[in-house]
RNA sequence: AGAGUUUGAUCCUGGCUCAGAACGAACGCUGGCGGCACGUUUUAAGCAUGCAAGUCGUGGGGUAUACACUUCGGUGUAGAGACCGGCGCACGGGUGAGUAACACGUGAGAAUCUACCUAUAGGUGGGGGAUAGCUUAUGGAAACAUAGGGUAAUACCGCAUAUGACGAGAGUUGAAAGCUACUUUUGUAGCGCCUGUAGAUGAGCUUGCGGUCCAUUAGCUAGUUGGCGGGGUAAAUGCCCACCAAGGCGACGAUGGAUAGCCGGCCUGAGAGGGUGAUCGGCCACAUUGGGACUGAGACACGGCCCAGACUCCUACGGGAGGCAGCAGCUAAGAAUCUUCCGCAAUGGGAGCAAUCCUGACGGAGCGAUGCCGCGUGAAUGAUGAAGGCAGAAAUGUUGUAAAGUUCUUUUAUACGGGACGAAUAAGGAUACUCAGAGAAAGGGUGUUUGAUGACGGUACCGUAUGAAUAAGCCUCGGCUAACUACGUGCCAGCAGCCGCGGUAAUACGUAGGAGGCAAGCGUUGUUCGGAUUUAUUGGGCGUAAAGGGCAUGUAGGCGGCUAAAUAAGUGUGAAUUGAAAGACCGGAGCUCAACUCCGAGUUUGGUUUGCAAACUGUUUAGCUAGAAUUCAGAAGGGGUAACUGGAAUUCCAUGUGUAGGGGUGAAAUCUGUAGAUAUGUGGAAGAAUACUUGUGGCGAAGGCGAGUUACUGGUCUUGAAUUGACGCUAAUGUGCGAAAGUGUGGGGAGCGAACAGGAUUAGAUACCCUGGUAGUCCACACCGUAAACGUUGUACACUAGAUGUUGGGGUUACAUACCUUAGUGUCGAAGCUAACGCGAUAAGUGUACCGCCUGGGGAGUAUGCUCGCAAGAGUGAAACUCAAAGGAAUUGACGGGGGCCCGCACAAGCGGUGGAGCAUGUGGUUUAAUUCGAUCGAUACGCGAAAAACCUUACCGAGAUUUGACAUAUAGUUGACCGGUGCAGAGAUGUACUUUUCCUUUUUGGACAGCUAUACAGGUGCUGCAUGGCUGUCGUCAGCUCGUGUUGUGAGAUGUUGGGUUAAGUCCCGCAACGAGCGCAACCCCUACUGUUAGUUACCAUCGAGUAAUGUCGGGGACUCUAGCAGAACUGCCGGUGACAAACCGGAGGAAGGUGGGGAUGACGUCAAGUCCUCAUGGCCCUUAUAUCUCGGGCUACACACGUGCUACAAUGGACUGUACAAAGGGUAGCGACCUCGCGAGAGCAAGCCAAUCUCAAAAAACAGUCCUCAGUUCGGAUUGGAGUCUGCAACUCGACUCCAUGAAGCUGGAAUCGCUAGUAAUCGCAGAUCAGCAUGCUGCGGUGAAUACGUUCCCGGGCCUUGUACACACCGCCCGUCACACCAUCCGAGUCGAGGAUACCCAAAGUCAUUACUCUAACCUUUAUUGGAGGAGGGUGCCUAAGGUAUGUUUGGUAAGGAGGGUGAAGUCGUAACAAGGUA
Repeated sequence: AGAGUUUGAUCCUGGCUCAGAACGAACGCUGGCGGCACGUUUUAAGCAUGCAAGUCGUGGGGUAUACACUUCGGUGUAGAGACCGGCGCACGGGUGAGUAACACGUGAGAAUCUACCUAUAGGUGGGGGAUAGCUUAUGGAAACAUAGGGUAAUACCGCAUAUGACGAGAGUUGAAAGCUACUUUUGUAGCGCCUGUAGAUGAGCUUGCGGUCCAUUAGCUAGUUGGCGGGGUAAAUGCCCACCAAGGCGACGAUGGAUAGCCGGCCUGAGAGGGUGAUCGGCCACAUUGGGACUGAGACACGGCCCAGACUCCUACGGGAGGCAGCAGCUAAGAAUCUUCCGCAAUGGGAGCAAUCCUGACGGAGCGAUGCCGCGUGAAUGAUGAAGGCAGAAAUGUUGUAAAGUUCUUUUAUACGGGACGAAUAAGGAUACUCAGAGAAAGGGUGUUUGAUGACGGUACCGUAUGAAUAAGCCUCGGCUAACUACGUGCCAGCAGCCGCGGUAAUACGUAGGAGGCAAGCGUUGUUCGGAUUUAUUGGGCGUAAAGGGCAUGUAGGCGGCUAAAUAAGUGUGAAUUGAAAGACCGGAGCUCAACUCCGAGUUUGGUUUGCAAACUGUUUAGCUAGAAUUCAGAAGGGGUAACUGGAAUUCCAUGUGUAGGGGUGAAAUCUGUAGAUAUGUGGAAGAAUACUUGUGGCGAAGGCGAGUUACUGGUCUUGAAUUGACGCUAAUGUGCGAAAGUGUGGGGAGCGAACAGGAUUAGAUACCCUGGUAGUCCACACCGUAAACGUUGUACACUAGAUGUUGGGGUUACAUACCUUAGUGUCGAAGCUAACGCGAUAAGUGUACCGCCUGGGGAGUAUGCUCGCAAGAGUGAAACUCAAAGGAAUUGACGGGGGCCCGCACAAGCGGUGGAGCAUGUGGUUUAAUUCGAUCGAUACGCGAAAAACCUUACCGAGAUUUGACAUAUAGUUGACCGGUGCAGAGAUGUACUUUUCCUUUUUGGACAGCUAUACAGGUGCUGCAUGGCUGUCGUCAGCUCGUGUUGUGAGAUGUUGGGUUAAGUCCCGCAACGAGCGCAACCCCUACUGUUAGUUACCAUCGAGUAAUGUCGGGGACUCUAGCAGAACUGCCGGUGACAAACCGGAGGAAGGUGGGGAUGACGUCAAGUCCUCAUGGCCCUUAUAUCUCGGGCUACACACGUGCUACAAUGGACUGUACAAAGGGUAGCGACCUCGCGAGAGCAAGCCAAUCUCAAAAAACAGUCCUCAGUUCGGAUUGGAGUCUGCAACUCGACUCCAUGAAGCUGGAAUCGCUAGUAAUCGCAGAUCAGCAUGCUGCGGUGAAUACGUUCCCGGGCCUUGUACACACCGCCCGUCACACCAUCCGAGUCGAGGAUACCCAAAGUCAUUACUCUAACCUUUAUUGGAGGAGGGUGCCUAAGGUAUGUUUGGUAAGGAGGGUGAAGUCGUAACAAGGUA
């Protein structure tokens, strides 16, 4: 410090996720030791048992009891417990329910109290009456209670005195207690007691400021706010009461609701912040729930009291008892949190003169890896790199110096022994000085010295002995993120923090080996901060990503021009005080180190008080004119309101002329018209809108505003004078204006026109188109208050290059222009900004001020509440749930029922076909035991693999056989031939019988061959073409596809390759931030067309000769044709024109051939997971007496049907017959086969020649000449069928071809649709070859005859280039929307129903304070006749207040609910096709 994730890729916006740190944690696996910490976060749920607050005999009386003595009557000594009394129990300990508050933090204040403590001043005199304990008696189960009697005090009460308190004064009021030691018996000392003053400590009260959320809580308040007078309190105060006034709080957030103890701190963070409030410390609150007071210095009291409620326990049923949120512990709850331990040795607290007692505070130990820190589980050496494991085809690699082995060490462990610090001092003793004292005494103070006490614990620590001995796991290994292989599994099982893995080769699942990380722990889960600048003060944004309010006006608020003075609130700078300690940081110190603990310093950013300063801000005062405004003068304008007046058009009405249509559309129809339309003339009526001018021109704040005139009226601009003197800018709430549609009332209604009707279109058409047509549109008044109310750009001010147009003013001027200036309105553009697009003085630049708004997508602008509205609806405005994206700009492609340019038998122009018939052939389907498999539903399957299925082929089916195998290699053993021939059985394979019978040679071995046995292995046309190689098809013989360097852009990319021309071509030229290059194009290769030359056999024969019935037949020739080698020839080379002086194109000449002459071979980068595992090769998987191998027979040839490709035809441009011509290219020895004979013929017989320019297949056929046929199902056509044959072949039944005779079907030119072809082409005619025993309408070649047409590129198809749009990128066979149906989830409404919390009113009213009391009782004091009376008190009664409870009303909130509603998510459901391209109606 960042990273992953939206895309084909990019930049940005933006969310989600990860890496870090932390924890009072929990869970899983694992677990050696020690130190220091921490340990019910849930249920303020309930609790058995024990303990947690007592102490003082130096306050008091005194008992039980024990001991001693005893004359048994008692006496003496010691003496609990309980009781009276004093102090304490208000501390310490626990918890966080309540509380949004002066509760807390921080600072300040005045009207207060403060036991014990300290200091100081003074006092402590003299009396009295009770009461508990105890005893007697009674009641009760108990708890306990009642009555009589008698008793003490540091208990209680008067009196005296008193500094004091109150009061102006007079005066009033008002204390006390003793005990112990010593003693010279007089006191002295100590501990107490009382009064006052002061302090300290603690507490109460008031107040400024600070720290949560919700405005879908906006108004709250009657003791409420204040005053006067009382009461009350320790104390100010409505704290309480009576009366008077009507105030008080609130947008700077009152009231209400929700949540919450607050802080020092802790966690995180660079910081600012954010989160948190366990342990430790400060404060507060609470103690089963609610209320209440008593006592006391202090409480409204955790281990006190009273009452009420709930709960638990005891009970004799009449009544009682209790409160662990103290320490342990239990139950329940929960993912989850400990011992019913030891000790007061230390520290601290209470009581006491003290000794001492008490102390679950505390100190310790125990349990728990809960955390932090430390240590260990060994060290060195050790290569045959052991064995084993894992990987690999093997070689080897790896585990790995790791182990073993050798040599050491002993922290730890075990055993034994030694052994602390923590303890200071107290009482007491001794002693020095000193104080008081009459004083030797005892005593006080300050020192010195002596002097008990250890829970932990025989612990820490130290020593000795033994021996590597006792001690390693967890997670991860696709990327982020360090670390990889094998096997298993096969979208299963599973993983996953995000992206995502898994559908047969998974580095992502599981296991193993190996590796990486951390380590007595490791991982997971949860939570917080961080990363996240993702709430932005530091430190974000708002044209298009989320985001500028529709516009103005203006209130509060915020901000504000120049000069001077004053002030000192802000500000600056000092001082003082506070900011507790602990913690944190820094520097040290102590535990062996560290954690931990201790010491010191600084910090503690803050608050308060105060001194000084006066620049800036504020305030006040006095001025100024540059901001703002006003007056005068001028200017432009669809600015507004009202009234009035036009013309054109439309429709309607009347009427004239006139006759058959009009209207409407892509085409039609509805509609209208002979009852006279449309058209046209004249006249009239109505309403609405204002052509041209008209303009990125004007005006207005926006919405918006267009005929003309008049009236009223708002704003703006310009110039120069004058005036006021900051009067300004912005603007929450408020107020006003605010298109269209809509609403109300009343008018109006020509045209247009939602709804609606009809006609079309369509699969449908509740639409688009057409004919009609109601609301509405118009006017007046009143509502509504919203729009893509958009410049998607808030308002105001200032500054920052230019260029050019335009509107309204002004200035200067040579009065054409031109220039300067100002207010608008446009375009381009510099700097700058921006993610880019773009903006750019009219900013989206640079700044200032203020307002509004945003924080992932969906759910949703929905629900609910409230406000507004007549309604429609508007404003405000969530959550659950769900996704990992949604989005912006730009890029490259692809696509478009977008555009431009161009090409192609693409269309058009032509010629001939297919589709109809019959047959052939292939495919689908069906059938079958099998109809083997593949190709294939477009082009790019279907006369395709297959250039030959009767057997074979053959892979399929049936039946019968074989198992190291039909075939290959190797080893071992054994046998001897093998091969061949014959017979028998069998469908055959096969079995069996007989026969025949090796080579070399050292003479028993070796070799070859064959059979058998055994083992490795063979074999597979079995699967996967979506694991592959190779080969192939297609786009397409289309002109494209790329690279290097440079430049450019943040980048993907672009440029080059685009542009202007040109070409068949990215072919060439020119231009250009490009310059070059590669693969393609072209050329080089082959055939063909012309010529020359060389050579002539089997080819040829002009000349010469010979010969024949005839023929190059023969001699000969090398002229010709031809053959087959080598050369030449064509290059836009020449001429003219066009073009840019180019490339090139057009025309011409010459030439056999002219603009790539014609044809072939040649196929760029890539696309289609295209085809092929059945050509071949090959990974993986599968079968192995079978999915292998052999044999026979069958099948691949089936047949209601559908399609593709062909052949033959339908006839006269023809058919039949007769005759006569002319090719090319091929094949041939298991072959071609002449001549001759036979057969109607297919053929047969015989047989010459030929391994071929020699012989042969071989006849070319159309053509041409002649004859017949004369338009008909025919002398067309030949299917089908019957009969008879030929050939091949073991074999033509299933299932061959051909011949002859006979038969003579459909068919008379073919619907929609569709195919081929541009010249030696189409069409037509035959010939040959491969395959092959035989079988050709198919395929591949060959020649013969030989056309028509192309204006042209609008349209269809395909393709290329440029451009444009895009929500597509699996790329339009794309994407994608809504209803319906089904399942699940959360939500809303909901008749109701069940709770909870506030509030208000009333009823009842416990305990209790206060008040009151005429009833009852009454020791101290006063009085008195010592009977009483009084003061005072107690009880009872009454009154006010009041908890719980009850009734009623209303409100908030939660649970549940028949039913209803929309939303979200789901597998390949249904219906359409709304959006994205002009998305087919933008």
The RNA shown here (small-subunit ribosomal RNA) has 1482 nucleotides and comes from a metagenome. The sequence is in RNAcentral, with records from SILVA. It matches the Rfam family "Bacterial small subunit ribosomal RNA". Gene Ontology terms of the family: ribosome and structural constituent of ribosome. Its mean pLDDT, the model's own confidence on a scale to 100, is 84.